[in-house]
Annotation: SAM riboswitch aptamer (S box leader) from Gracilibacillus lacisalsi DSM 19029, 103 nucleotides, folded computationally. The prediction has a mean pLDDT of 82.
This record gives sequence, structure tokens and C1' cells, in this order.
RNA sequence: AUCUUAUCGAGAGAGGUCUAGGGACUGGCCCGAUGACACCUCAGCAACCAGCAAUGCAAUUGUAUGGUGCUAAAUCCAGACGGUAUAUUACCAAAGAUAAGAG
Repeated sequence: AUCUUAUCGAGAGAGGUCUAGGGACUGGCCCGAUGACACCUCAGCAACCAGCAAUGCAAUUGUAUGGUGCUAAAUCCAGACGGUAUAUUACCAAAGAUAAGAG
């Protein structure tokens, strides 16, 4: 790389460095020299895994110590193999992201 499972309309930004693209892909629509994106520092959000605490175990709840993740817009919107239904639509699924496990 790939596979399995779970989640994805909530939440949370300042400073510095760099410089022209960025928001996965396609279309749209946005963000961006009043400096985006990326990286670094600090801060924060969340609670997936581990830890710790409570209730006897399990399980659940809490905590936020460690490992990740995240901090424009619903995964920005729609589409992308397909399918179901009460069919201008909704949902599942797919695609993508993250976590844990497998390999």
C1' cells in the first nucleotide's frame, strides 16, 4: 500500500518563518500579497487508544497524565461502484478523513 471496526451538521487560534497558491479528486462555491496553504512555538478543542478514579467484575461514568487527531465554511456543497423507500426527496452504501486493530 491494503483489510476490519467505529465516528464524522458539535467544539476549539494567536505569534513567528516562508511565499502563491490552497480547500483530497471533478464541477461549483469559497479562502488567499490586509500573506492563505505549509512549517515552528505557545495556547486551546475533543475524548479514539492507553493510564488513573468511582460503582465488586463486565460495562458505564468521570478525569485529561501519555499516544494520536483537530482548531474557515456540514467531510464547504454536489458528484464519484451501487442500492432501498413513502421517489423534484430521504436514507443506506460508496469516496474521503481520523482512531484502534490486523498485515
The source organism's lineage runs through Bacteria, Bacillota, Caryophanales, Bacillaceae and Gracilibacillus lacisalsi.
It matches the Rfam family "SAM riboswitch aptamer (S box leader)". Gene Ontology term of the family: regulation of gene expression.